[in-house]
C1' cells in the first nucleotide's frame, strides 16, 4: 500500500431502516437456623459525523483485529 472482519451495559454476545434484548456480574427483596443454590425486582450500553420522517442497521471518518504484498 491492498483486501476482509468487527466497534452495543462491568464482561461476553444478539438485534428486517420503526419498543435496544440475552447470559453473566452488581444492588435490593424473598427464601434458609445460617451460607450457597433457587425465585422476584432494580440500575446499567449503541465509537464520532452525515443521509433519512425515522439509523445499532445505510454512507464517511477514527481507532482495533486478521490476511496479502
Nucleotide at each position: 500500500g491492498c483486501g476482509g472482519a468487527g466497534a452495543u451495559g462491568g464482561u461476553g454476545c444478539a438485534a428486517c431502516g420503526g419498543c435496544a434484548g440475552c447470559a453473566u456480574a452488581u444492588u435490593g427483596g424473598g427464601g434458609u437456623c445460617a451460607u450457597a443454590u433457587c425465585c422476584c425486582a432494580a440500575a446499567g450500553a449503541c465509537a464520532c459525523a452525515g443521509u433519512u420522517c425515522g439509523a445499532a442497521u445505510c454512507u464517511g471518518u477514527u481507532g482495533u483485529c486478521c490476511g496479502c504484498a

Background:
This is a predicted structure of a 69-nucleotide RNA (transfer RNA) from an uncultured Clostridia bacterium. The coordinates come from a structure-prediction model, not an experiment, and the mean pLDDT is 86. It matches the Rfam family "tRNA". Rfam classes the family as a transfer RNA.